[in-house]
This is a predicted structure of a 591-nucleotide part of an RNA (large-subunit ribosomal RNA, domain V) from Chroomonas cf. mesostigmatica.
The prediction has a mean pLDDT of 80.
Rfam family: Bacterial large subunit ribosomal RNA. Rfam links the family to the GO terms ribosome and structural constituent of ribosome.
The RNAcentral record of the full RNA draws on ENA.
The source organism's lineage runs through Eukaryota, Cryptophyceae, Pyrenomonadales, Chroomonadaceae and Chroomonas.
Context: one part of a larger RNA
This record gives sequence, C1' cells and structure tokens, in this order.
RNA sequence: UAAAAGUGUGACGGAAAGACCCUGUGCACCUUAACUAUAAUUUUGUAUUGCUAUAGCAUCUUUUUUGUAUAGAAUAAGUGGCAGCUGUUAAAAAAGUCUUAGCGCUAGCUAACUACUAAAGCGAAAAUGAAAUACCACUCUUAAUAAGAUGCAUAACUAAUUUUUAUCAAAGAAAGUGCAAAAUGGUUAGUUUUGCUGGGGCGGCAAACUUCAACAUAGUAACGAAGCUCUACAAAGGUAAGUUCAAAUUCUGUAGAAAUGAAUUUUUGAGUACAAUGGUUCAAACUUGCUUGACUGUAAGACUUACAAGUCAAACAGAGACAUCAUAAAAACAAAGUUUUUAAAGUCGGUCAUAGUGAUCCAGUUAUUUUAAAUGGAAAAAUAUCUGCUUAUGGGAAAAAGGUACGCCAGGGAUAACAGGCUGAUGCUUCUCGAGAGUUCUUAUCGACAGAAGCGUUUGGCACCUCGAUGUCGGCUCUUCGCAUCCUGAUGCUGAAAAAGGUAUCAAAGGUUUGGCUGUUCGCCAUUGAAAGCGUAACGUGAGCUGGGUUUAAAACGCUGCAAAGCAGUUUUGUCCCUAUCUGCUUUUAU
Repeated sequence: UAAAAGUGUGACGGAAAGACCCUGUGCACCUUAACUAUAAUUUUGUAUUGCUAUAGCAUCUUUUUUGUAUAGAAUAAGUGGCAGCUGUUAAAAAAGUCUUAGCGCUAGCUAACUACUAAAGCGAAAAUGAAAUACCACUCUUAAUAAGAUGCAUAACUAAUUUUUAUCAAAGAAAGUGCAAAAUGGUUAGUUUUGCUGGGGCGGCAAACUUCAACAUAGUAACGAAGCUCUACAAAGGUAAGUUCAAAUUCUGUAGAAAUGAAUUUUUGAGUACAAUGGUUCAAACUUGCUUGACUGUAAGACUUACAAGUCAAACAGAGACAUCAUAAAAACAAAGUUUUUAAAGUCGGUCAUAGUGAUCCAGUUAUUUUAAAUGGAAAAAUAUCUGCUUAUGGGAAAAAGGUACGCCAGGGAUAACAGGCUGAUGCUUCUCGAGAGUUCUUAUCGACAGAAGCGUUUGGCACCUCGAUGUCGGCUCUUCGCAUCCUGAUGCUGAAAAAGGUAUCAAAGGUUUGGCUGUUCGCCAUUGAAAGCGUAACGUGAGCUGGGUUUAAAACGCUGCAAAGCAGUUUUGUCCCUAUCUGCUUUUAU
C1' cells in the first nucleotide's frame, strides 16, 4: 500500500416535516353551574267539537219587595214631571172592623181572603235642608220567587273521533292532532373560553396622577424602586378688608414631657380637603363682611401630538357680584367724627398647580322652531345640553366556561424538559489573617468573625447549535484520563519514649472484595482484605445488551373537581428496528 475476516468509536449515522413543550384569534371529540338555540316533556288557550239533565253555583233581563238620626200627623231611599188622582150613582168598588201571612228599629209597613158597615178618601195650605207611595217615569239599595239567556261545576247520552281480527264490542266529546303562548330542557347542535410574561402554568398586572431611574432642554425601557386616583366642597367658590404660622428656651401655674398666658431666639422648618413633586408670609395659609363669574355668545394665537384626543389663552359683545381707607361727589346728626348713597380704577368664565375618567353606534328626557315628500298638521330628522357602560382586558367584539394520557394538523430550536456551551450566585478545594481552645504557649492539633484565589463533579441563572428527532435513570460489558492519594513507596513536624497514631510534603507504577434490602445512583447492614479513593470521558458506553424505574394507550385505590378529567401520590400490565458505505480499532494474508 492492497485485500479479507471481524468490531461497532464517530460520520450530531438511516428510518418517521418530534408524539414531550410552546405558538395558531387551527381542528376534532368529551363535560358542565359557559353563551345562544333546540328535539322531547309539561301547562294553559283555541280549532277539530255535538246533545241532555241538575228545586247545583255565579251573572244579567222581566216581575215583586225593601229604605225609621232630630224636627214633623209619621218607617220621608234619590231625581224629575204634574195640581190633581182614585171611587159611588151601574158589573168591578174608596175607607173602616174581623181573620191570616211576610218584614220589622215593636212605632208600624206590605199583601191576601170571608163577612158586615159604607160614599166618600188622598193630595195641594202649616211643619221640614228636601214634599207627598195623590199620580206618572227613571235610578240606587235590601230581599224573594218564577221564567229565560250565558258561563262554570258535576253527571249522563251518542252521531264526530279513537282502539279493534275489520265486526261485534269498548272508550267518547275526553283522548289524539293542528295552531298560539309559557316553563323545563348537554337530549342534540353551533360556538366561545383575552393579552403581557426571562418557556408555559400558578401568582401579579392592563386606564389616570406624582417622584426617582432619566445621564442640568424635551423625550426615554424592564414582572425596575416608592406611592396614589376612579373623589370632595353651596363653601373648601367670587370679591373686599384684616391677620401670621411651626419649633425651641425661660417664667407663670392645681400644670406633669405635653393644656392657657407672657417674653426672647430662629425665619418658613407650619399650613395647603387628599399621594408625591413643584409653588406659596401684607400669601395660594387663617379670620370676617357682602355675595353666586361654579355666567351667555364669539375667539386671534400657541403648547402637545401618528391619528383621535388633551392643555393654555389675549381680545370683543351682553347681563351681573364685590369694591366707599386709590380717588371723586352727595346726604344724615351742631362740631369733631361716625354712618349711608352714588360714580369708579380693579378682580371674577370654579377650587395653589399637576389625578378624580370612557370614543362611536343605539335608545331616551328637556329646550329651540331649522326642515317637514301636493297643502295644513304629525311622525321623523336637525341644533344646544343632558341620561343609560368597573364597555376597568379602561382606543371600548355583541350576551360566552372547562377537559383531552384517545387525540389530530400547521409551525417553532423565535420557546421549555436531556446533553453541550457561557456564567460561577450555590457547591467543592486551597490560601491569608489569627480572636480563641490546646495547664503555660496562636500555628502538634483545632480555629470564630473576615478576606483572597482556584475548579467546573452539585443546585441554579441565561436560552447560544439541535423540535424536516442530539433516545432519557440505573444495571451489565469494555476502556481512558485527572489527582484534590484509599492502599503499597519516600519524607518533614508532632502535645513523636517504643508500638500505634495525628498532620503535612513528594509520588498516579500497580491495586482498590463478595453479599442482604431497594428500579435505584446514593445509603444502611453483614463480610473478607493492605485498601474497599474522589472525579472525567454527551451525569463515557441502547446502529453493544437489558428495560426494573420514569414517560402513551387498559385498570384500580386515596385525594381534588358538579363533571369531562387531574395528581414530582400509590399500584398491576405494557412491541427497544437497522444486511456497515466512509472513518476508527483488532486479527490474518500478500507486496
């Protein structure tokens, strides 16, 4: 160098657009106390749908009846009309007596019948708020009876209708069915189930205001630090005038650290409706008087700013409040002075400033009178204001929750779990200092509080290669390296008499057990031994083995959840593929 036979280190080997994880305004199925519908069921009404009865119940109509404050002939229901009405002589008969019935407030009222008497009786005039049941009409109230109508209830019937061998019979205006309105309704269906996020979930947050971060204009991020708001006030607004707070020291005193009063010092440290910042002593703080500018219409010009919004504002017009000690004039009281009135410079379009809030659509209230589909109106619209939104996920979908290990798809190393990388808080190792312990004595040995390094074996942080796949714990097998050395070797010190030790230095050549329990690494126990070292190699090694654990689908327990289901809780079971091209290594052969 070539070949053959092996082996299986690597080619982040082959296979399968990762099933874990995240993302998607993706999908599917399942659940329910999600939202919205819905089958079905129930209830009521109505149609199909007829007939009859009840000394039934209710209502209405007709007839009849009932109505007492006091005063007053006396048991006056109300209103209206009208001065007459009824009767005898003539069949019917007014009024009275007798009898009976009903009502009753015991006064009486109403009705009926027989017999007798019998020709007049009642009203109008006085009394009463109201005048005649003298007469007529209507109405209310109490009650009764009969007839009729309607409805209800309870029964019965048969001809619709229903069942049925298709025909007796049974049921029967019920049921069934249609329509309408309600209730219930995961039975079924369609959907929803926010985002930020040092992976996601859990937690927290989402709008506005103040300060710092923010680096002396403005602006400036983080799940950076500290707070605060979703109001309040008819005075805590306007105006005019006046006043000065807080603290400390000393004195007084029933009085003390601290009550009220006085003096002095300091000079804004107090106060401001509330957070913070800025501002603010003849004030923006406190007190008092009078008041409503916490007004109407128009608005140049600026700040801010992607837009939409937000903020400041001179000036003009109208109608007002305060203002008399800026000033001027007038009046009252004899004067001084005090009080009052008028004019008027001036201030006032809320509050010391910066938070205290919600677009559009839709619906509505009030005012205006602008339009008003031929005309007049109206509806409706328009203009000005207002009302209805923790629409707070606060630039605001239109009323919406969960499970999936039975899962699926599109993607992502934009993003987690293994491994690697960076870092080195944590961890391990070493050193410095030497308080102290060691009878005395810092350093034989131990060494607080501190400090300085190293390592990259722990737990982490970051999220840099890999999600069109880098197979994950432990064991078996086989091997490598480091030394911070467990044994064997050579030394120093010793609180080393010897022996046995302690501690430190050098040293990696070789060695470094077998068992019980557990899936275990680890650990505990037993045992032999000179010793039973610590680590590295993708927590070495699954194209070398295993598959006990973890980590699919099945199932059970406990717990959680209404449930679907879930649980770094437990338990039983549960497919480990690859014929070696290159490289590496081993052996053999040939040159």